[in-house]
RNA sequence: CGCCGAAUCCCGGGUCCGAAGCCCGGGAACCGGGGAACCAAGUUGUUGGGGCUAAUCUCGCGGUGAUACCGCAAGACGCGCUGCUCUUUCAGUGCGAGCCCGUCAGCUAACCCGGCAGGCUUCAGAGAGAGG
Numbered sequence: 001c002g003c004c005g006a007a008u009c010c011c012g013g014g015u016c017c018g019a020a021g022c023c024c025g026g027g028a029a030c031c032g033g034g035g036a037a038c039c040a041a042g043u044u045g046u047u048g049g050g051g052c053u054a055a056u057c058u059c060g061c062g063g064u065g066a067u068a069c070c071g072c073a074a075g076a077c078g079c080g081c082u083g084c085u086c087u088u089u090c091a092g093u094g095c096g097a098g099c100c101c102g103u104c105a106g107c108u109a110a111c112c113c114g115g116c117a118g119g120c121u122u123c124a125g126a127g128a129g130a131g132g
Stems, first nucleotide, its partner, number of pairs: 002120003008028008030115005039106001048104001049101004056076003060072004077096006084131007
């Protein structure tokens, strides 16, 4: 430089000789949650329920007291990368984790609340359309 991701930009104050950095506060963009009517759904709990995210589902085998949980394999489905950007097709290649709420939440106008992190690199293929 570039990539995943909402996770970037700006203003004021403090620290400081001053700048940067750091800390506090505010705003914008972007992202997420709660929350009527109408509609939908009747809630029922050792099988609780729900949210963020691509990160889910089904089936078979094994471990196990166990329908929970773990491992292996297969299928369906979802996500990312290939270097000017976007859409799309093909080819190649990688991922399907983790965390949170706390017995509780469908949708949802007004309204209310929150996030603004963290992690990474050996690759740089082809066609079409549009833009720059």